[in-house]
Context: one part of a larger RNA
C1' cells in the first nucleotide's frame, strides 16, 4: 500500500410524519370610494427587535348580547405591576376614536414632507407659536351679475348636491387587433376575431316583447342547456370551417314614450277696435284679447283580427268652479265600488309576522386482568347508536376528552325577486264613415368594406363610410338574385326580473391529489433575503422527547468541547437533536507482497 471484517466520522438519501399547498363541489357574498377607498408610511406595550392588532382615545374605548374562571396576543421566557363571580379574558352585534401619504382635493412636492389664507379659540407685554373648521377641479340645479350688441346670450360670482374622479381575481359589452402554427412548401385560407392593448358597466353583463320564424300547417319577447348535426352548406371544394327552423327542457312578465288632438308658459311675427276670441245658447260686457310659427310643460295616446286622434251614442252619489245673469254641458274635489304596487310598468317608505345569516346551548354508552415506560393493544364480560365522520389523549378508543347524529337559541344588526297591514297609485265602454297622425337625411339605390355557415358567388339578410334620396295604411319591410300571387311582420324611440357566466372573498364538504428537490415562488416572519439604474428577476430554509423531565453536582480545559453523575422507555433521542443509505475520511483486527 491492496483486499476482507468489525466499529466510527462526515454526509444527507430513504422511510415515517404534516402545520402548507393543489383540484373539485355546494351555499353565501358579489362591489369599495370625497362620510376619503384599495394600498402603504410612521407610531403604539412597564422593560419591546420582529409579526399580529390598533391609531395621539393607539395589543385598545363605549353599549348590548353569548360564555363562565381564569386573564394581561405570537416568536418567548423572565421580572415588575395589575384585572376578575359587582362576570374579567374570549366570541358576536352596534357605535366612538382613527396621525401622515395615497383619487388626494388649500398651494407646492423628489409619496408618507414643506408652506399659506380666512373664521373662531388658546397662549405671549408683543411678534413668533398651538388647536378646530373651511379653502382643488368637473357636472347638475338655483340665484345674482353681465361683454362684443338694444333686448338677450357667452362669460363671471355665490349657494346647494351621499354628482364624478380612484381601486377591484375572474366573469360581461364595446373599440382596435397579430404572429408562431396547419395547409406536410406557400400567397387565398387557417391559427382567430384568439393573444396582447384600450374604453365602459354590474353583481351579474348582454339580449328582449317581432318591419321574427315558418310554409299552405302553424308558432308567438329574450337568454341558457340537450338535440337537430359534424347535417344543410362554405372551402387553393385543399387544409379545414360549419349553421338555422322544428323537437325536448330551465325560467317565465310585460311595459313606457314620439306624433295627431286639447290646455298652458316663454320667444318671435301678424293684427289694431271687431267680423276672429273670452265652454254652449240668449242679453250685456271685455279686449297688448286673438291668430300663426318655434320651443318647454301637463293631459290624451301606443297598435297589426291595423291602432289612435277628431266626431257620434251610453255611463254611481254629493259639493265646488269659470266676464256677469238664466239654462245646459264640462272640469275639479270628497265618498263609494273595483284594480294594482316598491326589479321594468309612478314613487317614498314604514310596522309586524315567518324563514335565513352574524355569537352559542343540550347532546347516549366500559370495566377488569395481562404485556409494556405508557393501553386505546390482547384476553374476558358489558353498554350506546337518528351519534361506528373526524381529531386528541404516553401504541390502534363508538362508550376518556373535543366533537358527531339530532334538537334548541339572539339584546343588536342584517336578508327574502316571503306574507300581512299601514301607505301610495290608477280606473268607463261601444260603434261607424270622412279628415288627420302613426318615429327622415331615415328606408331604399349606387360604389367600397365588414358580419352571418356563406372566401363575390345566382347572394338574399344585417351593418359601416361616401353619394343620391322616398312613402304614411289604397302605406312600408320580409319570406335567399329577380317578378307575380299568397303568407308573415309593422323599421328608423326607451325600459325590463328569472333561467345563464365567474369566484378575489366567507363558510362547509370531498379527493384511486402532493408530502418538504414534491405540493403554491412561499408548510419556516416570502414576493422576504439577494440581484438589477429600471421594467423586472427571485431563493434556500420543516421533524429532540409522551412530557424539558433541556443534564443539579464533580473532574479536564481559558473557552469550545468532553468524562462521570443524574433525567428518560431510549441520550449512537443532548436542542449541530427521528430514521440516518452512498460517495468521501478513518480506527482496530486479519491477510498478501
Nucleotide at each position: 500500500a491492496g483486499c476482507c471484517a468489525a466499529c466510527g466520522g462526515u454526509g444527507a438519501a430513504u422511510g415515517c410524519c404534516u402545520u402548507g399547498g393543489c383540484g373539485c363541489c355546494a351555499a353565501u357574498a358579489a362591489c369599495c370610494g370625497a362620510a376619503g377607498a384599495a394600498g402603504g408610511a410612521c407610531g403604539u406595550g412597564g422593560a419591546u427587535g420582529a409579526c399580529u392588532g390598533c391609531g395621539a382615545a393607539a395589543a385598545g374605548u363605549u353599549a348590548c348580547g353569548g360564555u363562565g374562571a381564569g386573564c394581561c396576543g405570537u416568536c418567548u421566557a423572565u421580572c415588575a405591576g395589575g384585572c376578575u363571580u359587582u362576570g374579567a379574558c374570549c366570541c358576536g352585534u352596534a357605535a366612538a376614536u382613527g396621525u401622515c401619504c395615497g383619487a388626494a382635493u388649500g398651494a407646492g412636492g423628489a409619496a408618507a414632507c414643506u408652506c399659506u389664507g380666512c373664521a373662531c379659540c388658546c397662549g405671549u407685554c408683543a411678534u413668533g407659536g398651538g388647536g378646530u373648521g373651511c379653502a382643488a377641479c368637473u357636472c347638475u340645479g338655483a340665484a345674482g351679475u353681465g361683454a362684443a350688441u338694444u333686448c338677450a346670450u357667452a362669460g363671471c360670482u355665490u349657494c346647494a348636491g351621499u354628482u364624478g374622479a380612484g381601486g377591484g381575481a375572474a366573469c360581461c359589452g364595446g373599440g382596435a387587433g397579430a404572429a408562431u402554427u396547419g395547409a406536410a412548401a406557400c400567397a387565398u385560407c387557417u391559427c382567430a376575431g384568439u393573444a396582447c392593448c384600450c374604453c365602459g358597466a354590474g353583481g351579474a353583463a348582454a339580449g328582449a316583447a317581432a318591419a321574427g320564424c315558418a310554409a299552405a300547417c302553424g308558432c308567438g319577447a329574450c337568454u341558457c342547456c340537450c338535440u337537430u348535426a359534424g347535417u344543410a352548406g362554405c372551402g387553393g371544394c385543399g387544409a379545414g370551417c360549419g349553421a338555422a327552423g322544428a323537437g325536448g327542457g330551465a325560467a317565465g312578465a310585460g311595459a313606457c314614450u314620439a306624433a295627431a288632438c286639447c290646455g298652458u308658459g316663454c320667444u318671435g311675427g301678424c293684427g289694431c277696435a271687431a267680423u276672429a276670441g273670452c265652454c254652449u245658447g240668449a242679453u250685456g260686457g271685455c279686449g297688448u284679447u286673438g291668430c300663426c310659427a318655434g320651443u318647454g310643460c301637463g293631459g290624451u295616446g301606443u297598435u297589426g283580427u291595423g291602432g289612435g286622434a277628431c266626431g257620434a251614442c251610453u255611463a254611481g252619489a254629493c259639493a265646488c268652479u269659470g266676464c256677469a245673469u238664466c239654462a245646459g254641458a264640462a272640469g275639479u274635489g270628497u265618498c263609494g265600488c273595483g284594480a294594482a304596487g316598491u326589479u321594468a310598468c309612478a314613487a317614498a317608505g314604514u310596522u309586524g309576522c315567518u324563514g335565513g345569516g352574524u355569537a352559542g346551548a343540550a347532546g347516549a354508552a366500559u370495566u377488569g386482568u395481562c404485556u409494556g415506560g405508557g393501553a386505546a393493544g390482547a384476553c374476558a364480560a358489558g353498554c350506546c347508536a337518528u351519534a361506528g365522520u373526524g381529531g386528541g389523549u404516553a401504541a390502534u378508543a363508538g362508550c376518556c376528552c373535543c366533537g358527531u347524529a339530532u334538537u334548541c337559541g339572539a339584546a343588536a344588526c342584517u336578508u327574502a325577486c316571503g306574507c300581512a297591514g299601514c301607505c301610495u297609485u290608477c280606473g268607463a265602454g261601444u260603434u261607424c264613415a270622412a279628415u288627420c297622425c302613426c318615429a327622415a337625411g331615415u328606408a331604399a339605390u349606387g360604389c367600397c368594406g365588414g358580419a352571418u355557415c356563406c372566401g363575390a358567388g345566382c347572394a338574399a339578410u344585417c351593418u359601416g363610410g361616401c353619394a343620391u334620396g322616398a312613402a304614411u295604411c289604397c302605406g312600408u319591410g320580409g319570406g335567399g338574385a329577380c317578378c307575380a300571387c299568397c303568407c308573415c311582420a309593422u323599421a328608423a324611440g326607451u325600459c325590463u326580473a328569472a333561467g345563464u357566466a365567474u369566484u378575489u372573498a366567507u363558510u362547509g364538504g370531498c379527493g384511486a391529489c402532493c408530502g418538504a428537490u414534491a405540493g403554491u415562488g412561499a408548510a419556516c416572519c416570502a414576493g422576504u433575503a439577494c440581484c438589477g439604474u429600471g421594467a423586472g428577476g427571485g431563493a434556500a430554509a420543516g421533524g429532540u422527547g409522551a412530557a424539558a423531565a433541556g443534564a443539579a453536582c464533580c473532574c479536564c480545559g481559558g473557552g469550545a468541547g468532553g468524562g462521570g453523575a443524574g433525567u428518560g422507555a431510549a441520550a449512537u433521542a443532548g436542542u449541530a437533536c427521528c430514521u440516518g443509505a452512498a460517495a468521501c475520511c478513518g480506527u482496530u483486527g486479519g491477510u498478501u507482497u
Large-subunit ribosomal RNA, domain I from a marine metagenome, 593 nucleotides, folded computationally. The full RNA is in RNAcentral, with records from SILVA. Its Rfam family is "Bacterial large subunit ribosomal RNA". Its family is annotated with structural constituent of ribosome and ribosome in the Gene Ontology.